[in-house]
Context: one part of a larger RNA
Formats: sequence, C1' cells, structure tokens
RNA sequence: UUGGGUUUAAAGGGUGCGUAGGCUGGAAUAUAAGUCAGUGGUGAAAUCUAACGGCUCAACCGUUAAACUGCCAUUGAAACUGUAUUUCUAGAGUUUAGUUGAAGUAGGCGGAAUGUAGCAUGUAGCGGUGAAAUGCAUAGAGAUGCUACAGAACUCCGAUUGCGAAGGCAGCUUACUAAGCUAUAACUGACGCUGAGGCACGAAAGCGUGGGUAGCGAACAGGAUUAGAUACCCUGGUAGUCCACGCCGUAAACGAUGAUCACUCGCUGUUGGCGAUACACUGUCAGCGGCCGAGCGAAAGUAUUAAGUGAUCCACCUGGGGAGUACGAUCGCAAGGUUGAAACUC
Repeated sequence: UUGGGUUUAAAGGGUGCGUAGGCUGGAAUAUAAGUCAGUGGUGAAAUCUAACGGCUCAACCGUUAAACUGCCAUUGAAACUGUAUUUCUAGAGUUUAGUUGAAGUAGGCGGAAUGUAGCAUGUAGCGGUGAAAUGCAUAGAGAUGCUACAGAACUCCGAUUGCGAAGGCAGCUUACUAAGCUAUAACUGACGCUGAGGCACGAAAGCGUGGGUAGCGAACAGGAUUAGAUACCCUGGUAGUCCACGCCGUAAACGAUGAUCACUCGCUGUUGGCGAUACACUGUCAGCGGCCGAGCGAAAGUAUUAAGUGAUCCACCUGGGGAGUACGAUCGCAAGGUUGAAACUC
C1' cells in the first nucleotide's frame, strides 16, 4: 500500500414464485429514535501509560497526573438514516389498439414408413457379415400387387430460426390458457429489487396401479471373433420406451458464467414491431448471433447478452485422499435423495 474469491484452478443453488430480513426514486414540512456538539454525574481500588521519588541498581514500592474509548441525565444542531403528513412522475404497474412465436393443456383429423394378417402372381432361396454362422424358407419364404388392422414417430419446409423461468417445445386443426414486443395517449403514484426458511415446476432412467406394445431394445439365449470374450459384430428377445393417475427429485439440470439496476469504442448479419413507402434505402424499439478495440484476465479468452466500471441482495469456496462416505435427523413404496463429519494418511 492492498483489503480474498466462485467461465476453465476449490467455489453460482436445476428453475421460478414468494414470507421474514436486507436494500430502495424526486420535492416540501414536522419530529428528533439513530447521528453530531456542549455541560453535569458516574465510570471503586489495584493493573496499564507518563512524570517525579524510595530501597546502592533492578524487580518491587510510593505520590501525582492521564486514561478508563462506557453508561445516565440535560441543553442544543437538523445535513444524512429513521418516523409522520402532503406532493411529483423518470422506476414499477394498469387500460386501449395492434402484433409474434415448435409457449402450455385437452380433443379431433391426416399421409408416408414399419410390422402383422388375408388373398393373388410366382420359385428357390432370403437374411446377415470383414468373412461367416445362428435365424427364416418347398407346410411355398424373400420379391411384387390389392385389402385390412395396429402402435409409435411426424419427411420436406428447417435455419447460425423462433418460443418458454428452467426442464423443454416441431404433421394439420379446434377450444381454453399464459407470455413477450410495439405504438399512442390516458390512469395508479414508489406500489420497487433481492430473497434465509417455505411452496411450485423440474430431462432421462427408475418405482406403484391399470392399459397398450409396431419399431427399437438393458437383462437373457444363441451364432461369431478371440489365447479367453461374461464385450465390440450378427440372429432373436423380456422389462422399458407409449397412455392415464400417483411417486421419485436427480443430470456435463452447462453459457461449467445467480438475480436486478446504471454507465462504457466500432463494424456486421438476422427475427418481431413501429414510422415512411409503389418498391428499395435509411431511422428507431425489443430480441437472437458473428467480428474487433479500450479495459479486465494466469492465460485461453471476454468485450453494451462483460469475465469492463459501480450499487443492492442471495448462494457457495478454503490442500489431495478418506468422502459426498459413516453416524444422526429427515423425505421416499423402494431404488435412493437432502443435510453431512472424524480418525488416519500424503
């Protein structure tokens, strides 16, 4: 002098809503709780500190002063915080008119493909692989045509696109519901931000009950490969994948980047509005991307969607292993989840 960090080194909660709490826009008046100033009282002694002194010095002791940063009372101040009242519109919200999208829930419908069944044509193979075999097929397969049924997923459009708080969302259509954005005025008048607990949502897998089951396919069986092959490859195939209701509550739940607000260089693409228009260019608001400065950063990089400059609130980190384990508590039908050590060791 500085006053730790959390993209990748340990560290942002999976996401939202919201209670307490914390923080909170402009103006005026009042008040004086916080705050500041003065005065008085008290703040035992010893100790500490300073000066002087006494034991030959010192330790030790004595005297005096200071200090005791506090508390109480009282008199004032009124900038800031608080409180009360009034007021404003720049934050926030509402109304109106438009507009956008794979946003959600429930219902209906569609075609292609696949599989199965029936009929017809038709004959010896089909299938599969690096090569094969298991498998299917003269009880007529495979192939082709017609018909019927079933379940699941929605080719092209399709994108560096769009929507959603996140998880996530894609055939068409109807109903209901939510959201964003834009424009113009009007209205409310700080109603705001964050958010410990709490509540809700939360991919896949898994669990319970009842359905459904075309394709795919853990487990399992067989065939190969191999020294072996509990695998990779092949033939089958059960749970599951699908639906309804209920549970689970976790993911590299990732932008590995919490939310909100303000400010800060330039170029460029794109989505949705507005304005203008015959069209185009240009402008502006909101979003999604790319590139590059200053700055930041250990660097990679980031760079108005910050990891820059500031503010408020929450969450989390503190060497590796032991260990996200044990124990306890709690949730769950279970699987397990949440919370979460220590000994010991390097």
Molecule: small-subunit ribosomal RNA, central domain
Organism: metagenome